[in-house]
Context: one part of a larger RNA
RNA sequence: CGAUGUUGAAGGAACUAGGCAAAUUGCCCGCGUAACUUCGGAAGAAGCGGGACCUUUCCUUGGGCAACCAGGGAGAGGUGGCACAGACCAGGGGGUGGCGACUGUUUACUAAAAACACAGGACUCUGCGAAGUCGAGAGACGACGUAUAGGGUCUGACGCCUGCCCGGUGCCGGAAGGUUAAGAGGAGGGGUGCAAGCUCUGAAUCGAAGCCCCGGUAAACGGCGGCCGUAACUAUAACGGUCCUAAGGUAGCGAAAUUCCUUGUCGGGUAAGUUCCGACCUGCACGAAUGGCGUAACGACUUCCCCACUGUCUCCAACAUCGACUCA
Numbered sequence: 001c002g003a004u005g006u007u008g009a010a011g012g013a014a015c016u017a018g019g020c021a022a023a024u025u026g027c028c029c030g031c032g033u034a035a036c037u038u039c040g041g042a043a044g045a046a047g048c049g050g051g052a053c054c055u056u057u058c059c060u061u062g063g064g065c066a067a068c069c070a071g072g073g074a075g076a077g078g079u080g081g082c083a084c085a086g087a088c089c090a091g092g093g094g095g096u097g098g099c100g101a102c103u104g105u106u107u108a109c110u111a112a113a114a115a116c117a118c119a120g121g122a123c124u125c126u127g128c129g130a131a132g133u134c135g136a137g138a139g140a141c142g143a144c145g146u147a148u149a150g151g152g153u154c155u156g157a158c159g160c161c162u163g164c165c166c167g168g169u170g171c172c173g174g175a176a177g178g179u180u181a182a183g184a185g186g187a188g189g190g191g192u193g194c195a196a197g198c199u200c201u202g203a204a205u206c207g208a209a210g211c212c213c214c215g216g217u218a219a220a221c222g223g224c225g226g227c228c229g230u231a232a233c234u235a236u237a238a239c240g241g242u243c244c245u246a247a248g249g250u251a252g253c254g255a256a257a258u259u260c261c262u263u264g265u266c267g268g269g270u271a272a273g274u275u276c277c278g279a280c281c282u283g284c285a286c287g288a289a290u291g292g293c294g295u296a297a298c299g300a301c302u303u304c305c306c307c308a309c310u311g312u313c314u315c316c317a318a319c320a321u322c323g324a325c326u327c328a
Stems, first nucleotide, its partner, number of pairs: 001323008010314002014312001019309001027051005036041001038157001052079012080084001092307004097302002099299002104116002120155007132141003158294004163224003168221002170217005177212003183206002188201005225243005252286001253283001264280005
């Protein structure tokens, strides 16, 4: 000097990216217990008290005919210690947000999460030799199932909801019309031949799906404007004009896991707060199943605050053990 432990005056998070680590708490019994809530919870909420041993009284369980034996509980009185859940073992607690409903699952060996899954919701395909999948095929799974079933995709408990756009792309439908291959057709033309013929070419016309075209469809892929003026202070604009569009973002939320400017502004908390909470709305660039907004419970998730606690720190010290080091 290091490692692992133990202890520490006064202070008590001033440490630090962050209370990381450590400390506190810890068992049983009794009392007591808030907001909120899906009425189940939250809850061991929080908080407070008791616990050893001896004597005595009462109640009680099992066995036994009984005497009695083996226990359990409560009350009262007393005794000892610094300390009675005496060692070991053994929750710190509370409050406010974000995300995800939840229990689960995951990167075997740097990620456990807000990611995946989930019950629930929706769309869509499939009538059974089903659709779909594997296989060259036979065949198999689906399923010894049958639309309350099976496959695919999206969303993700629950509550309140889920607006407008079908112009583009996709999908679905459409006995017309346009275009369109092989094929059918064969006017006409070429070669050859005396000819019959053989052979080459070939215009109309008839020919499918597809595409064009006409409709539908957004819990399909997706999209959801600009400029100018206007009210009796000012400011603002319920109102008007104009251009463009398929339609111009509704409800709700909003400096947000989204806000660049930005430490926006105001309020709260602190003596002091780029974080946090509540508001405002100027949304660079929220927004409704690529779901929107809430939400009790839950979380080795994440932000902030408080109480308790502490060597994290002010500021280090001592001790124990093991190393390192020196000598042998």

The part of an RNA shown here (large-subunit ribosomal RNA, domain IV) has 328 nucleotides and comes from a Rhodospirillaceae bacterium. The source organism's lineage runs through Bacteria, Pseudomonadati, Alphaproteobacteria, Rhodospirillales and Rhodospirillaceae. The RNAcentral record of the full RNA draws on ENA. Model confidence (mean pLDDT): 89 of 100.